[in-house]
RNA sequence: ACCUUAUAAAGAGCGAUGGAGGGACGGGCCCGAUGAAAUCCGGCAACCAUAGUCAAUGGACGUAUGGUGCUAAAUCCUGCAGAAUGCGGAUUCUGAGAGAUGGGGA
Numbered sequence: 001a002c003c004u005u006a007u008a009a010a011g012a013g014c015g016a017u018g019g020a021g022g023g024a025c026g027g028g029c030c031c032g033a034u035g036a037a038a039u040c041c042g043g044c045a046a047c048c049a050u051a052g053u054c055a056a057u058g059g060a061c062g063u064a065u066g067g068u069g070c071u072a073a074a075u076c077c078u079g080c081a082g083a084a085u086g087c088g089g090a091u092u093c094u095g096a097g098a099g100a101u102g103g104g105g106a
Base pairs, nucleotide, nucleotide: 002105003104004103005102006101007100013041015040016039017038021031022030023029025079026078027077028076042071043070044069047067048066049065050064051063052061053060054059075098080095081094082093083092084091085090
């Protein structure tokens, strides 16, 4: 890198270093010297493992440790298809696609 599967409108710093970029990609719209990315610490969460508790064979809890993950905005919105409304610009809904993270596989 590829295949498969689950999840997503909740939650999380007034910290240290760092110095200009960042929000996957295109379009938009934003964040950023009142300090971006990145690293560390802190925090959140409960996907996986092992304990634990409850339940009773299918699980539930999120308590502990470990493996990840996450820590502006709905996955920030949208990108393809269908439907509804509308004279229209457009708006709304549903599904797919794409991307993200975890589990499994080759």